[in-house]
Context: one part of a larger RNA
Molecule: small-subunit ribosomal RNA, 5' domain
Organism: uncultured bacterium
């Protein structure tokens, strides 16, 4: 001086920020990843125009009769135009619109959480990839031609408690599979030219085999998609040289171990695996065992070298009930996908079966100790879609906590009879004390009222919010503790206690005049805080 802090007393406001450091314990219950009907085939539900009949509503024109203020009322009956609903026939019509279970696509590999493992190329740095991958995006360069078998939805039929399942039959795509074409792509082989860092690189060109597509919207004009190649951006892999905690009371370690050749496998090198041969590689400049640890950017102190921490923010890793294991897929060895043991909880009809909060809230437990089952996508970002727009506990935001930092208030001027009281008193006084009463001035803050945003780029889009803000009235009004007075250390006395009660950071205080105890006045110090205790420099 600093703190993700807690405890005691105490307590007014507002801005910014921060909030499970301990059980990587277990979790009720809701919500956190969906989305396209312009890819498909179905289901559900909805939707008309004319003309003809009665029917039922509606009631205009005209208007008998009448009154009177002589041009107006009041008004019997009339009964067009129109509409409502229901029957029949045309037509649009194998159709428009709406929702959406399934089939397919994209997206669930991003965002969010944690830090438990890992002393490692894990990280941070520097360089390297002539050993390397990349959906979506962006550039350019060429194409899309004909077929084919299928399968969910759906139906029927069974099985099961449930979960799910089976047989049988129908049917569709931008799902699936042959075929044509195709090249500077791929493989093979035999070349020329240039570089170059060794295995080789780059460009050109012969032969020979190979391997693509998908549609869909509109009247259309286009537009969105699909296929091969190239290049580039973005993302990601591998390798390598420095850096990276304690222990020697850990000195020896190692058998795919260290290289080699041949094979496999990867996007790509490689013992990465595998047969087979050699017998190697590491260590006193600390191997190897053992404890601890996520690393860094930064952050606290410190004059600085340095010392300590990895909590918030941001960047990499590494994990998701333990363990192991592949599938898909540009990308996982996948938090809210699969499978397959373990351990829990939970349904059960006992045969079986479901379930993972280290996402957001919120529950027990554990603890000194850490918050709401809260609003909205307006806004910034993502996903998906042509797009409207869906979805988003990312995120923007309110709620809780004096947990921090800042700012701001609890008033202002005047006021000696030095009032009462209260402590002390050598009884004269001393002191609390301008302190109080009592006079002024003022509203920051309260409290009411009215007005009222920025933020939202075109807008009848704002969760925050009738919030901040302004503006009026009201009225000292609503708002001070804590800890300390022995020295170090600022700041004294009375009274009680009597080596007893007890103070205590270090020296020490206390056994009958304690400025150290403990209560009172009084006083110093910070002040919405104050001390204390835990860590660091």
């Nucleotide at each position: 001086g600093a703190u993700u802090a807690a405890c005691g007393c105490u307590g007014g406001c507002g801005g910014c920020g921060c909030a499970c450091a301990u059980a990587a314990g277990a979790c009720a219950u809701g919500c956190a990843a969906g989305u396209c009907g312009a890819a498909c085939g179905g289901a559900a539900g909805u939707c008309g125009u004319u003309a003809u009949a009665a029917c039922u509503c509606a009631g205009a024109a005209c208007g008998a009769a009448g009154a009177u203020u002589u041009a107006u009322c009041u008004g019997a009956g009339g009964g067009g135009c129109g509409a409502g609903a229901u029957a029949u026939a045309a037509c649009a019509a194998u159709g428009g619109c709406u929702u959406u279970a399934g089939u397919g696509g994209c997206g669930g590999a991003c965002u969010g959480g944690u830090g438990a493992g890992u002393a490692a190329c894990a990280c941070g740095u520097a360089a390297g990839a002539a050993a390397c991958c990349u959906g979506c995006c962006u550039a350019u360069u060429a194409g899309a031609g004909g077929g084919g078998a299928a399968u969910a939805a759906c139906a029927a039929c069974g099985a099961g408690a449930a979960a799910u399942c089976g047989u049988u039959g129908c049917u569709a795509a931008u799902a699936c599979c042959g075929c044509a074409u195709a090249a500077g792509c791929u493989a093979g082989u035999a070349g020329u030219a240039c570089c170059g860092c060794a295995u080789g690189g780059u460009a050109c060109a012969g032969c020979u085999a190979g391997a693509a597509a998908a549609g869909g919207a509109g009247a259309a004009a286009u537009c969105c998609g699909c296929u091969a190649a190239u290049a580039g951006a973005u993302g990601g892999u591998c390798u390598u040289g420095c850096g990276u905690c304690c222990g020697a009371u850990u000195a020896g370690c190692u058998a795919g171990u260290u290289g080699g050749u041949g094979g496999g496998g990867u996007a790509a090198c490689g013992g990465c695996c595998u047969a087979c041969c050699a017998a190697g590689g590491c260590a006193a400049c600390g191997a190897u065992c053992g404890g601890u640890a996520g690393c860094c950017g930064a952050g606290c102190u410190g004059a600085g070298a340095g010392g300590c921490u990895c909590a918030a923010c941001g960047g990499c890793c590494a994990c998701a009930u333990u363990g192991g294991g592949a599938c898909u897929g540009a990308g996982a060895u996948a938090c809210g996908g699969c499978c397959c043991a373990g351990a829990c909880u939970c349904c059960u009809a006992c045969g079986g079966g479901a379930g993972g909060c280290a996402g957001c809230a919120g529950u027990c437990g554990g603890g000194a100790a850490u918050a709401u089952u809260g609003c909205g996508c307006a806004a910034u970002g993502g996903a998906g879609g042509a797009a409207a727009c869906u979805c988003u506990g990312a995120c923007g935001c309110a709620g809780u906590g004096a947990c921090g930092c800042c700012g701001c208030g609890u008033a202002u001027a005047g006021g000696a009879a030095g009032a009462a009281g209260g402590u002390u008193u050598u009884c004269g006084g001393a002191u609390u004390g301008u302190a109080a009463a009592c006079u002024u001035c003022u509203u920051u803050u309260a409290u009411u009222a009215a007005g009222g945003a920025c933020g939202a780029a075109a807008a009848u889009u704002g969760a925050c919010g009738g919030u901040a803000c302004u503006u009026a009235a009201u009225g000292a009004a609503u708002a001070a503790g804590c800890u300390c007075c022995g020295g170090c250390u600022a700041a004294c006395u009375a009274c009680g206690u009597g080596c007893c009660a007890g103070c205590a950071g270090c020296c020490g205080c206390g056994g009958u005049a304690a400025u150290a105890c403990g209560u009172a006045g009084g006083g110093a110090g910070c002040a919405a805080g104050c001390g204390u205790u835990g860590u660091c420099c």